This is a predicted structure of a 105-nucleotide RNA (SAM riboswitch aptamer (S box leader)) from a soil metagenome.
RNA sequence: UCUCAUCAAGAGAGGUGGAGGGAAACGGCCCGAUGAAGCCCGGCAACCCCCCUGCAAAGCCGCAGGAAAGGUGCCAAUUCCGGCGGAGCAAUCCGCAAGAUGAGG
Numbered sequence: 001u002c003u004c005a006u007c008a009a010g011a012g013a014g015g016u017g018g019a020g021g022g023a024a025a026c027g028g029c030c031c032g033a034u035g036a037a038g039c040c041c042g043g044c045a046a047c048c049c050c051c052c053u054g055c056a057a058a059g060c061c062g063c064a065g066g067a068a069a070g071g072u073g074c075c076a077a078u079u080c081c082g083g084c085g086g087a088g089c090a091a092u093c094c095g096c097a098a099g100a101u102g103a104g105g
Base pairs, nucleotide, nucleotide: 001105002104003103004102005101006100007099012041014040015039016038020031021030022029026082027081028080042075043074044073047071048070051066052065053064054063055062079098083096084095085094086093087092
């Protein structure tokens, strides 16, 4: 950098640490000494891997369900909100873009 999938759910009243944080810039709106980030522990989820059950089947692949030891990821607010297009009186909804994460190339 390309492809595909997902993004309205879920996750501590612990330890440490000390002022910042919400990925970058800008704007907004928030969180924070009733203690931010980071680190440790804990947890959530189930993309990959492993294992199990059913369908199918020579087997692999596949489909559905389960499990969670391992590899990631994640644990305020929709991806906190911002862009473009469409529908709608409006609330709002749909698509795209951008971004994040995973798995491939």

Background: The prediction has a mean pLDDT of 81.